The RNA shown here (c-di-GMP-I riboswitch aptamer) has 93 nucleotides and comes from a Verrucomicrobiales bacterium. Its Rfam family is "c-di-GMP-I riboswitch aptamer". Gene Ontology term of the family: cyclic-di-GMP binding. The source organism's lineage runs through Bacteria, Pseudomonadati, Verrucomicrobiota, Verrucomicrobiia and Verrucomicrobiales. The coordinates come from a structure-prediction model, not an experiment, and the mean pLDDT is 80. Of the family's consensus pairs, 89% are formed in the model.

[in-house]
Order: sequence, then C1' cells, then structure tokens
RNA sequence: GAACGAAAAUGGCAAAAUCCCCGUAAGGUGAUGACGCAAAGCGAUCGGUCCUAAGAAGUGGUUGACUUACCUUAGGACAGCUGAGCUACCGAA
Repeated sequence: GAACGAAAAUGGCAAAAUCCCCGUAAGGUGAUGACGCAAAGCGAUCGGUCCUAAGAAGUGGUUGACUUACCUUAGGACAGCUGAGCUACCGAA
C1' cells in the first nucleotide's frame, strides 16, 4: 500500500411511524424516532423496481362497451434493490 472485517476503539448514518413543507404522483427537505448498516459516504453508469402522460395492434379479465394489466414512446423517482465506478476512519485474525 492492497485485501480483509473483530466479542477492539473513536465515532458516523438513520428504517418504519408521526408532524410541517414541496411535488399530480412515485418520492423529497426538516424535526422526533431507531429497524438496521463497515461504506446505509458520493454519484443515475449497466440492470431492476416504482410514478406520470400519451398511444396503434394484439392478448388476458369481460356477453359487449368501458376500464384495467401486459406492450411502446417520453419525462421523472428510488443510492437502505444488485453489479460496476470514485472517496474514506480504525487495525485484531
């Protein structure tokens, strides 16, 4: 230095829920609160999940229409969904 992560030390972050605000929504800021986390730090890069709007055909539900789900396009959200990338405290095996 890299890898690694302990019945170590200093500490750090903050799930659900509630309240205020923003947003059509997914969701986000702040406060309270701790389920947990060795990157639960950063950042939308490959996927994935979710939201919104529009839409031809087809399929499913249906007697049919409507509507809805799958699908396509566009925009957005999630970093505590995975992988990859960058940075980083400590030092047992």